Predicted 3D model of a 72-nucleotide RNA (transfer RNA) from a Patescibacteria group bacterium. The source organism's lineage runs through Bacteria and Bacteria candidate phyla. The coordinates come from a structure-prediction model, not an experiment, and the mean pLDDT is 81. Rfam family: tRNA. By type it is a transfer RNA. Rfam links the family to the GO term triplet codon-amino acid adaptor activity.
[in-house]
RNA sequence: GGCCCCAUAGUCUAGUGGUUAGGACAUCAGGUUCUCAUCCUGAAAACAUGGAUUCGAAUUCCAUUGGGGUCA
Numbered sequence: 001g002g003c004c005c006c007a008u009a010g011u012c013u014a015g016u017g018g019u020u021a022g023g024a025c026a027u028c029a030g031g032u033u034c035u036c037a038u039c040c041u042g043a044a045a046a047c048a049u050g051g052a053u054u055c056g057a058a059u060u061c062c063a064u065u066g067g068g069g070u071c072a
Stems, first nucleotide, its partner, number of pairs: 001071007010025004018055001027043005048064005
């Protein structure tokens, strides 16, 4: 340098154009318990950046950034 793949919460992950972006672990609050742990209930927390298409984009397209793989 060419080609391919990936980027969603603190971590992992689902979501093939229209519902309030869902789940697990973790965190916080409450309940239970003599206390801790377990268990139960609740809460907060996310679409890498820019542009395009569309009535409507996490989703489709282009570029950029970062990471990975492969060829030289």